[in-house]
RNA sequence: GCGGGUCGGGCGGCCGCUGUUUCGAGCAAUCGGGAUAGAGGAAAGUCCGGGCAGGACAGGGCGCGGUGAUGGCUAACGGCCAUCCGGAGAAAUUCGCGGGAAAGUGCCACAGAAAAUACACAGCCUUCGGGCAAUGGUGAAAAGGUGCGGUAAGAGCGCACCGCGUUUCUGGUGACAGAAACGGCAGGGUAAACCCCACCGCCUGCAAGACCAAGUAUGCCGGUAUGCUUUGCCCAAGCGUUAACCCGGCGGGUAGGUCGCUUGAGGCUGUCGGUAACGGCAGUCCCAGAGAAAUGGUCGCUAAUUACAGAACCCGGCUUAUAGACCCGC
RNA sequence: GGGCCGUUAGCUCAAUUGGCAGAGCAAGGGACUCUUAAUCCCUAGGUUGGAGGUUCGAUUCCUCCACGGCUCACCA
Repeated sequence: GCGGGUCGGGCGGCCGCUGUUUCGAGCAAUCGGGAUAGAGGAAAGUCCGGGCAGGACAGGGCGCGGUGAUGGCUAACGGCCAUCCGGAGAAAUUCGCGGGAAAGUGCCACAGAAAAUACACAGCCUUCGGGCAAUGGUGAAAAGGUGCGGUAAGAGCGCACCGCGUUUCUGGUGACAGAAACGGCAGGGUAAACCCCACCGCCUGCAAGACCAAGUAUGCCGGUAUGCUUUGCCCAAGCGUUAACCCGGCGGGUAGGUCGCUUGAGGCUGUCGGUAACGGCAGUCCCAGAGAAAUGGUCGCUAAUUACAGAACCCGGCUUAUAGACCCGC
Repeated sequence: GGGCCGUUAGCUCAAUUGGCAGAGCAAGGGACUCUUAAUCCCUAGGUUGGAGGUUCGAUUCCUCCACGGCUCACCA
């Protein structure tokens, strides 16, 4: 210098809070006591992916969104592991939305002759018909690069090396790598522009949803010819309508309880398979579940005022914030 | 808790195939007027919320943050 991991104050006394369980008192409502458990590595942002719940899940057509090297892991992923290719670094290592621009369309300001079917500005050569693209200049980008030969001047025009393309062979599951032969060169950039290709994707989120209880006014005003079911649009199907059971506004009532709710793709230990992510087996453990919302206050000791910050249906990731301490590898 | 929007000058808003960031009001100065207002002329004022990326080039496209706002119970 680089990479990875762990912890993120501890112990004790007193007073409190939430859940569970238990004991005692009481007809009951309830009251009193004991035991036990009680935030995080990010609980956060809500950026992805799933579980779960409800709706849709008759049909046809057109759309829409996401991902993007290869192989694997996984419930799944835009995540992780390994490998390939390219960039950075002396190295350890690290970064990459990393398919397609020889399907098509669009765009490329200014400058410049020209921004892509080269009518070539200056220039070079000339037999004055024309030939050329080496040199100059512009730009982010100008139709392979360097050298030698060649020529009127030039030019892959020819040759050598490098680059590129095609074919074949070898290695690899594959991305790809290596080798040989052939081809004088294929013709700028942009797909985090439309698009094409491959794969994936129904919609709404626990304020989902289920049950119980209580209460009220299918009351009033206005609007439209189409409205609703069907949740992207159209067709199709069904239902309701000349004043609505549709839309908007006003007004009225209830806003209580139970479940969902925490045992789960779960944690720890050992062992086996695998380079690894991860998986199999065995043993062991139960580890917050509130509903205006609990984990706090104070004192003492220790080494010190301690960082970022606090669950709200639950998991797997990513990203962001984080004082300080410790460990391992290169 | 879930979902959805927005951020451009002091304020209110524009800016489309990505190509010089603008308008109105407000502010400052000047003219007109005895003075003020109104009117006319001129001027200044921008990290396009922040950081990174794609691109020759970003207010615009992509990603991550910050801040602000809206909405979501049932009956009828």